[in-house]
A computed fold for a 316-nucleotide RNA from a sheep gut metagenome, annotated as Bacterial RNase P class A. RNAcentral holds the sequence, with entries from MGnify. Rfam family: Bacterial RNase P class A. From the family's description: Ribonuclease P (RNase P) is a ubiquitous endoribonuclease, found in archaea, bacteria and eukarya as well as chloroplasts and mitochondria. Rfam classes the family as a ribozyme.
């Protein structure tokens, strides 16, 4: 990147024209419209002042943005010769819990072979062996009965200060002979961040039919009229929820696209220029012809990520 170009038949939306048959014109899917996993916008509820429990989710610094759990830049660590990649990367001295198999022993250390002392019972060692994913700083050299940061340089750790950086963190300089293993993608602590539910959201119009209420008609009482009753008899008017059905929400938006500036970047500003899908059984197709010429897939309220899916061709 995601076909161009032309005939012909067709479908939707919007303008127009008409002899109410239709005619004309314009415009009509994606890079992922998907998964629906984050996070927006908008709607309703809820509450009205904001926390604070509970749940849940994020987790190095700095920046971006509407906002993120996205980017983007950087630190640290891991991997590579290297170019450059990868990483849910806060706290194990708040406390609980694990830590299989093997092994002596998996954490208030501990002794299986070994080494040393020692007649012996028994001590000392924690360097070698030897198991594990992991074993109480590593190499080296002094020292020891044998060893042992017991001592020493170097490396690695811890604390402290200085200096550079917004900053995570670097470097350097002192200082300690060494903390007492590992997991927090186990609870958990700390910081930070969320009320809830979705356009089948909601808003408006509104037949029929049931209801309310007047009112005519008709029953009943009565000799008549007025009045009372009845109305589960009708027929007309209202009225206010509210089914069908409509209308809106809908697509002009954190928009594209070009150009100039700003930033190493993500990303922002400025000025042009453009209108680009809106259906409710749901349109956008199909045939052919020339060309080197297709896969994945199709909107259903929009937007930003992410992740998946993807033929051929060009690139690096």
């Nucleotide at each position: 990147u995601a076909g161009a170009u032309g005939a012909u038949c067709g479908c939707a939306g919007g303008g127009g024209g008409u002899u109410c048959g239709c005619c004309c014109c314009c415009u009509g899917a994606g890079g992922a419209a998907a998964g629906u996993c984050c996070g927006g916008g908008c709607u309703c509820c809820a509450g009205a002042g904001g926390a604070c429990a509970a749940u849940g989710g994020c987790g190095c610094c700095g920046g971006u943005u509407a906002a993120c759990g996205g980017c983007c830049g950087g630190u640290a660590g891991c991997g590579g010769u290297a170019a450059c990649g990868c990483u849910c990367a806060a706290g194990a001295u708040a406390g609980c819990g694990c830590c299989a198999c093997a092994g002596a022993a998996a954490a208030c250390a501990a002794a299986c072979c070994g080494c040393c002392c020692g007649c012996a019972a028994g001590g000392g060692u924690a360097a070698g062996g030897g198991u594990g994913a992991a074993a109480a700083g590593g190499u080296g050299g002094g020292g020891u009965a044998a060893g042992a940061g017991c001592c020493c340089a170097c490396c690695g750790c811890g604390u402290g200060g200085c200096u550079g950086g917004u900053g995570a963190c670097a470097g350097c300089c002192a200082u300690g002979g060494c903390a007492g293993g590992g997991c927090a993608a186990g609870c958990c602590u700390c910081g930070c961040c969320a009320g809830g539910a979705g356009c089948a959201a909601g808003a408006c119009c509104a037949a029929g039919u049931a209801g309310u209420a007047g009112u005519c008609u008709g029953g009943g009482u009565g000799g008549u009229c007025c009045g009372c009753c009845u109305a589960u008899a009708g027929g007309c008017u209202a009225c206010g929820g509210g089914u069908a059905g409509g209308u809106c929400g809908c697509u002009u938006g954190a928009a594209a696209c070009c150009a100039c500036g700003g930033g190493u970047a993500a990303c922002c500003g400025u000025g042009g220029u453009u209108c680009u899908g809106g259906a409710u059984a749901g349109a956008u197709g199909a045939u052919c012809a020339u060309u080197g010429a297709u896969a994945c897939a199709g909107a259903a309220c929009c937007c930003g990520g992410c992740u998946u899916a993807u033929u051929g061709c060009c690139u690096a």